[in-house]
């Protein structure tokens, strides 16, 4: 430089173009407890970033950005 992949909540993951983007784990606030833990209930928080398709996009399509893999040249 060439190619494939990945980017969603603090973290690890889902979500095949449709109504409010969800799980666990952890952060808070409650309950139980003599405290703590366990546990039980509630609450907060996210779609890399831009643009186009479309009635509608995390999602399809183009660039842009990080990460990673594999080639390939050159040192």
């Nucleotide at each position: 430089g060439c190619g494939a992949g990945a980017g969603u909540a603090g973290u690890u993951c889902a979500a095949u173009g449709g109504u409010u983007a969800g799980a666990a784990c952890g952060u808070c606030g409650g309950g139980u407890u003599g405290u703590g833990g366990c546990u039980c209930c509630g609450a907060a928080g996210a779609c890399g970033a831009g643009g186009g398709u479309u009635c509608a996009a995390u999602u399809c399509c183009c660039u842009u950005c990080u990460c990673c893999c594999g080639c390939c040249c050159c040192a």
This is a predicted structure of a 75-nucleotide RNA (transfer RNA) from a Candidatus Saccharimonadota bacterium. Taxonomically the source falls in Candidatus Saccharimonadota (Bacteria, Bacteria candidate phyla). The sequence is in RNAcentral, with records from ENA and GtRNAdb. The coordinates come from a structure-prediction model, not an experiment, and the mean pLDDT is 81. RNAcentral records the identical sequence in 2 taxa. It matches the Rfam family "tRNA". Rfam links the family to the GO term triplet codon-amino acid adaptor activity. It is annotated as a transfer RNA. From the family's description: Transfer RNA (tRNA) molecules are approximately 80 nucleotides in length.